[in-house]
RNA sequence: GGCUUAUCGAGAGAAGGGUGAGGGUACUGGCCCCGCGACCCCUCAGCAACCGGCCAGGAGGCAUCGGUGCUAAUCCCAGCAGGGUAAUAGGAAGUUCACCCUGACGGAUGAGAG
Numbered sequence: 001g002g003c004u005u006a007u008c009g010a011g012a013g014a015a016g017g018g019u020g021a022g023g024g025u026a027c028u029g030g031c032c033c034c035g036c037g038a039c040c041c042c043u044c045a046g047c048a049a050c051c052g053g054c055c056a057g058g059a060g061g062c063a064u065c066g067g068u069g070c071u072a073a074u075c076c077c078a079g080c081a082g083g084g085u086a087a088u089a090g091g092a093a094g095u096u097c098a099c100c101c102u103g104a105c106g107g108a109u110g111a112g113a114g
Base pairs, nucleotide, nucleotide: 003112004111005110006109007108008107013044015043016042017041018040022033023032024031027079028078029077030076045071046070047069050067051066052065053062054061055060075106080103081102082101083100084099085098086096087095088094
């Protein structure tokens, strides 16, 4: 780096130090954060419970010691496909892509095999 698999609408710092211009983790369009110092690194604090641990032997429960992870906004929203509602509007089709739902693609994190 690739493959498989689970989760991603909840939760948790306005902390201290460093750095100094971008960032919101593919891209694009929005929207937002950021010299009142964002992102990132270290320390401390916290959230959660994926793996290791214990109980059950059931998909569950317990704990947070260890390994991760996370601590703005739904994975910030949308972008591809299907369906529904509403309007046009009248019998059907179509249109608006306005709203909602589902799925896929992509992404993030954990775990596994090789």